Large-subunit ribosomal RNA, domain VI from Candidatus Megaera endosymbiont of Hartmannula sinica, 253 nucleotides, folded computationally. Rfam family: Bacterial large subunit ribosomal RNA. Rfam links the family to the GO terms structural constituent of ribosome and ribosome. The full RNA is in RNAcentral, with records from ENA. Lineage of the source: Bacteria > Alphaproteobacteria > Rickettsiales > Rickettsiaceae > Candidatus Megaera.
Context: one part of a larger RNA
RNA sequence: UGUAGGAAGUUUGAGAGGAUCUGUUUUUAGUACGAGAGGACCAAAAUGGACACACCAAUGGUGUACCAGUUGUCGCGCCAGCGGCACCGCUGGGUAGCUAAGUGUGGAAGGGAUAACCGCUGAAUGCAUCUAAGCGGGAAACCCACCUCAAAACUAGACUUCCCAAUCAGAGCCGUAGAAGACCACUACGUUGAUAGGCUAGGUGUGGAAGCAUGGCAACAUGUGAAGCUAACUAGUACUAAUAGCUCGAUUG
Numbered sequence: 001u002g003u004a005g006g007a008a009g010u011u012u013g014a015g016a017g018g019a020u021c022u023g024u025u026u027u028u029a030g031u032a033c034g035a036g037a038g039g040a041c042c043a044a045a046a047u048g049g050a051c052a053c054a055c056c057a058a059u060g061g062u063g064u065a066c067c068a069g070u071u072g073u074c075g076c077g078c079c080a081g082c083g084g085c086a087c088c089g090c091u092g093g094g095u096a097g098c099u100a101a102g103u104g105u106g107g108a109a110g111g112g113a114u115a116a117c118c119g120c121u122g123a124a125u126g127c128a129u130c131u132a133a134g135c136g137g138g139a140a141a142c143c144c145a146c147c148u149c150a151a152a153a154c155u156a157g158a159c160u161u162c163c164c165a166a167u168c169a170g171a172g173c174c175g176u177a178g179a180a181g182a183c184c185a186c187u188a189c190g191u192u193g194a195u196a197g198g199c200u201a202g203g204u205g206u207g208g209a210a211g212c213a214u215g216g217c218a219a220c221a222u223g224u225g226a227a228g229c230u231a232a233c234u235a236g237u238a239c240u241a242a243u244a245g246c247u248c249g250a251u252u253g
Stems, first nucleotide, its partner, number of pairs: 001152001005163007015149004021049007033038001051106005059100004066093005071086006110144003117137004164253001170248004174190005195241003198237005205229002211224005
């Protein structure tokens, strides 16, 4: 821009893409078969491998804005307590998120038409013959079925609802944000408000703060006290910021 009025939402599926794998064990059954040695088809079940998709409850990893320990040095006048730098200084843990080595799920079942092949009936050719007429069976391949996209499918589809005289229905700008994201887009919210921040409470993590007291010559230990601190988590709460507003947008087709 189109889809012959303008919109919001829900869809059909022409068509396109993905997937399609397979082992071992057990039962049937030491059966059929075989002198024996050996040893099945068919059917049923269990459990794996690789692959694919999803997820983070658990197991782990990471976690440079969390907690603790600790070395050297400099600073805060000194002590104590802190801070800077040294690969995040090093070390031990670790929330959210992301994630695999972790967890879950999948390939199925079924239908159609067939290949090689196996048949029925059956002439040409009084027999025979699966074929010439006709009718069946038959494979991971083909078409459906399963998953995803999909009306620019220009034959541009369908359905529901809203609007028709100053702008309406609606959309955008702008702002607060996001398990959305390169930008754009998408999604949530904008005071008729929990969208983000803050605050409060909780959770999680760390692991027993500082100060003071007691014991000890001291290093240090113990008590106060599961203490103090705590990111991205959960809930609540209008304290802060989403103010005010502007633009586009049918004309009964």
The prediction has a mean pLDDT of 89.